Transfer RNA from a Dehalococcoidia bacterium, 77 nucleotides, folded computationally.
Its Rfam family is "tRNA". From the family's description: Transfer RNA (tRNA) molecules are approximately 80 nucleotides in length.
């Protein structure tokens, strides 16, 4: 360099055009239970969706151009 793939709360992830300023698990915070803690249960903060344009009425979603990450391949030894 070529070709693929993944980018969404602190991680993991669903969601793949419209009641989505986005669900869930973990972890965080208050409470509850407990003799303290766990586990359990209630609750709550936390994310405009990599980054910037476009197309639509309308975009996490579609299309362009970049970043980053993985993964194959080529080149070189």
């Nucleotide at each position: 360099g070529u070709g693929a793939g993944u980018g969404u709360u602190g991680c993991c992830c669903a969601g793949a055009g419209g009641c989505c300023g986005a669900a869930g698990g973990c972890g965080c915070c208050a409470g509850g239970u407990u003799g303290u803690g766990g586990c359990c249960c209630u609750g709550g903060a936390g994310a405009a969706c990599g980054a910037g344009g476009g197309u639509u009425c309308g975009a996490a979603u579609c299309c362009c151009u970049c970043c980053a990450c993985u993964c194959a391949c080529c080149c070189c030894a």